[in-house]
Context: one part of a larger RNA
RNA sequence: UCCGGCGAGUUGCUGGGCGUUGCAAGGUUAAGGCCUUAUGGGUCGUAGCCGUAGCGAAAGCGAGUCCGAAUAGGGCGCACUACAGUAACGUCAAGCAGACCCGAAUGCCAGGUGAUCUACCCUUGGCCAGCGCGAAAGUUGGGUAAAACCAGCUGGAGGUGCGAACCCGUUAACGUUGAAAAGUUAUGGGAUGAGCUGAGGGUCGGAGUGAAAGGCUAAUCAAACUUGGUUAUUGCUGGUUCUCCCCGAAAUAGCUUUAGGGCUAGCCUCGUGUAAUAGCUAUCGGAGGUAAAGUACUCGAUGGGCUAAGAGCCUUACCGGGUUUCUGAACCCAACGAAACUCUGAAUGCCGGUAGCCGUAUCACGGGAGUCAGAAAGCGAGGGCUAAGCUUCGUUCUCAAAAGGAAAACAGUCCAGACCUACGGCUAAGGUUCCUAAAUUCAUGCUAAGUGGUAAAGGAUGUGAGACUUCUUAGACAACCAGGAUGUUGGCUCAGAGGCAGCCAUCAUUUAAAGAGUGCGUAACAGCUCACUGGUCGAGUGGUCUUGCGCCGAAGAUAAUCGGAGCUAAGCAUGGUACCGAAGCCUGGGAUUUAAAUUGCCUUCGGGCGGUUUAAGUGGUAGGGGAGCGUUCCGUUGUACAGUGAAGGCAGACUGAAAAGACUGCUGGAGGAACCGGAAGUGAUUAUGCCGGA
Numbered sequence: 001u002c003c004g005g006c007g008a009g010u011u012g013c014u015g016g017g018c019g020u021u022g023c024a025a026g027g028u029u030a031a032g033g034c035c036u037u038a039u040g041g042g043u044c045g046u047a048g049c050c051g052u053a054g055c056g057a058a059a060g061c062g063a064g065u066c067c068g069a070a071u072a073g074g075g076c077g078c079a080c081u082a083c084a085g086u087a088a089c090g091u092c093a094a095g096c097a098g099a100c101c102c103g104a105a106u107g108c109c110a111g112g113u114g115a116u117c118u119a120c121c122c123u124u125g126g127c128c129a130g131c132g133c134g135a136a137a138g139u140u141g142g143g144u145a146a147a148a149c150c151a152g153c154u155g156g157a158g159g160u161g162c163g164a165a166c167c168c169g170u171u172a173a174c175g176u177u178g179a180a181a182a183g184u185u186a187u188g189g190g191a192u193g194a195g196c197u198g199a200g201g202g203u204c205g206g207a208g209u210g211a212a213a214g215g216c217u218a219a220u221c222a223a224a225c226u227u228g229g230u231u232a233u234u235g236c237u238g239g240u241u242c243u244c245c246c247c248g249a250a251a252u253a254g255c256u257u258u259a260g261g262g263c264u265a266g267c268c269u270c271g272u273g274u275a276a277u278a279g280c281u282a283u284c285g286g287a288g289g290u291a292a293a294g295u296a297c298u299c300g301a302u303g304g305g306c307u308a309a310g311a312g313c314c315u316u317a318c319c320g321g322g323u324u325u326c327u328g329a330a331c332c333c334a335a336c337g338a339a340a341c342u343c344u345g346a347a348u349g350c351c352g353g354u355a356g357c358c359g360u361a362u363c364a365c366g367g368g369a370g371u372c373a374g375a376a377a378g379c380g381a382g383g384g385c386u387a388a389g390c391u392u393c394g395u396u397c398u399c400a401a402a403a404g405g406a407a408a409a410c411a412g413u414c415c416a417g418a419c420c421u422a423c424g425g426c427u428a429a430g431g432u433u434c435c436u437a438a439a440u441u442c443a444u445g446c447u448a449a450g451u452g453g454u455a456a457a458g459g460a461u462g463u464g465a466g467a468c469u470u471c472u473u474a475g476a477c478a479a480c481c482a483g484g485a486u487g488u489u490g491g492c493u494c495a496g497a498g499g500c501a502g503c504c505a506u507c508a509u510u511u512a513a514a515g516a517g518u519g520c521g522u523a524a525c526a527g528c529u530c531a532c533u534g535g536u537c538g539a540g541u542g543g544u545c546u547u548g549c550g551c552c553g554a555a556g557a558u559a560a561u562c563g564g565a566g567c568u569a570a571g572c573a574u575g576g577u578a579c580c581g582a583a584g585c586c587u588g589g590g591a592u593u594u595a596a597a598u599u600g601c602c603u604u605c606g607g608g609c610g611g612u613u614u615a616a617g618u619g620g621u622a623g624g625g626g627a628g629c630g631u632u633c634c635g636u637u638g639u640a641c642a643g644u645g646a647a648g649g650c651a652g653a654c655u656g657a658a659a660a661g662a663c664u665g666c667u668g669g670a671g672g673a674a675c676c677g678g679a680a681g682u683g684a685u686u687a688u689g690c691c692g693g694a
Base pairs, nucleotide, nucleotide: 001694002693003692004691005690006689011097012096013095014094016092017091018090019089020088021087022086023085026050027049028048032044033043034042035041036040054061055060064076065075066074067073100239101238103236108229109228110227111226112225113224119203120202121201122200123199124198125197126196127195128193130162131161132160133158137154138153139152140151141150142149166190167189168188171186172185173184174183205221207217208216209215242628243627244626245625246624247623252265253264254263255262256261266371267370268368269367270366271365272364273363277361279357280356281355282354283353284352285351286350292344293342294341298338299337300336302334303333304332305331309327310326311325312323313322314321315320374399375398377396378395379394380393381392382391383390404415405414406413419590420589421588422587424586425585426584430580431579432578433565434564435563439577441576442575443574444573445572446571452567458552459551462549463548464547465546466545467544468543469542471540479536480535481534482533483532485509486508487507490504491503492502515530519528520527591618592617593616594615595614596613597612598611599610600609601608602607629683631680632679633678634677635676641671648667649666650665651664652663654661655660
């Protein structure tokens, strides 16, 4: 990993809803007794329970009663008026129980078993090669008044030194499915001591022991192991087994030691009831302060005017006066901003009236839920950086729970909502050169960048369209020819400054025209050139703005991409025609649900089962409702059937909408149905499921 088998909403009680059946103003027995063909059945048993009457706390009264002084008034009832219960069975969810199944750990409690490991202690034994250092003391000599003291020798102390055995385990490598559930090798620490060790014994589970690390107490320790309480508990994870039909969510609010859990509401489903509603469209009438706009209020903010005041300056012994350089409230003018501004003020939405459409979609009560992690997109906002596949709201929509077509591929985008079927048709989005179904379609333009087929500020005689404008046949623009002068080298400065380092001024004259000079240049001049003028030439020329499409800006790892090939349209813009294109729509056939009409059979008259027609439906997770298939056992029944071959197995082109069911052949070798009913240990691709096999 595969195959086979096993494997999860059960059972009891209680009250409730729904359904069926019996009896019915009544219904029903319990324990127990008796009989019996005996884990069963029959019968007796009326104690009790529910209902038939309520009100009151109660005594109690009673179609009334309670409060009350009350005959008042009110509450709850009766009646007007529809309204029957009770017992059993089935089913649904709830409660109590292990309560759908498997699964903890930290934990809890009780009784036992452990100190052959290890911690500490007691008793009794054992062990520690060799080599150093050389304490006290002694002795000899010296020394002293005597001592002290000094030296030699002897001596052999020590939690002393080096270092085997022994004990330990510092560092490193290896080992890490190991040789080993803690080791090996090298290196290292202690090695006469608080040393190491043998044997026997003692102390234990909230307890022991601990030179203390929460260490150790049998590979187990912040409370050992074992048995029991025990199916502990788990708001957590996983799993939960046949089919078809109808409907079909939520990811929100409030509260929560609550936030990945719950409760109530909201949204779904089923049933019953009422007959007024709900929804959409049109129109009419309302409330409102958003968008926009505005600046009348409030706040902010720009420029100007005017002006009180302040500062400065001048004057003044003081008082004061002057000036207007600066700042500048208030006021005025102009132009602005505002979620917490409003003199104004929409569209939508909301509330209501009327009409039309629709036809219960609304509402009430009752049974059953699930949901409380939502996601993207468009629009309106807050937070953030007008960041995020960000986050928090509002609103619409899709996904969730939706398949199909388009977007190359692509939950949330665009189109469109799949009952089944057809070798029928028409369209949507999107497309129509080839891959690839359909236009190498028509008309008019644009683009030259492979722009199309990524991107900004910014930049540029790209190019199309439009508007305004300068100069211009009295000759423009460009080019060429010629001139471009004089006072004067303007004044100052300067070594020099002559148009051209710098400062000041920038006049006049002659002229067709010519700056006290546009640039280059010189040390300074010179020289070249420009402005400006004439001539040649002969028709446009220069500028600004708006706009279409392009260009640069533009750096990444496959030649590496527009989906590709490729394209100058097969790109872009505007307009037209045709075609393709989906599970959409239409057409033919079929199935089924609901409603209505009609009709046949049965009926316990409640209804049930069919046929035909019409209309509307039939995507679906959680979930609600409905109808079925199959398995085992029981009654029918050991009956029908069965060695002329049962069950079971294998195979096959049969039937049914499905779960499934026949038939035939082979195998097998002795059992064993169906119909109609009943009861469940009733259905497995998944639980790192369990057992067995391969």
The part of an RNA shown here (large-subunit ribosomal RNA, domain II) has 694 nucleotides and comes from a Candidatus Omnitrophota bacterium. Rfam family: Bacterial large subunit ribosomal RNA. The organism belongs to Candidatus Omnitrophota, within Bacteria.